RNA sequence: GGGCGGAUAGCUCAAUGGGAGAGCUCUGGUUUUACACACCAGUGGUUGCAGGUUCGAUUCCUGUUCCGCCCA
Numbered sequence: 001g002g003g004c005g006g007a008u009a010g011c012u013c014a015a016u017g018g019g020a021g022a023g024c025u026c027u028g029g030u031u032u033u034a035c036a037c038a039c040c041a042g043u044g045g046u047u048g049c050a051g052g053u054u055c056g057a058u059u060c061c062u063g064u065u066c067c068g069c070c071c072a
Stems, first nucleotide, its partner, number of pairs: 001071007010024004018055001026042005048064005
């Protein structure tokens, strides 16, 4: 230098162009002498960044940053 894959909640990850979600974590409650477990409820998001297409973008297109792999 070229090619491929990835970036979404505190962590691990989903999401056919139309309501951004799950598990774990965290907070509160029930329960317990107390803790843990269990159950119920809740909090938490600039979807790496900047543009473009579209009525509408996590999703499609372009550029760019970072991480990993391969080729030279």
This is a predicted structure of a 72-nucleotide RNA (transfer RNA) from a Myxococcota bacterium. Rfam family: tRNA. It is annotated as a transfer RNA. Lineage of the source: Bacteria > Pseudomonadati > Myxococcota. RNAcentral holds the sequence, with entries from ENA. The coordinates come from a structure-prediction model, not an experiment, and the mean pLDDT is 83.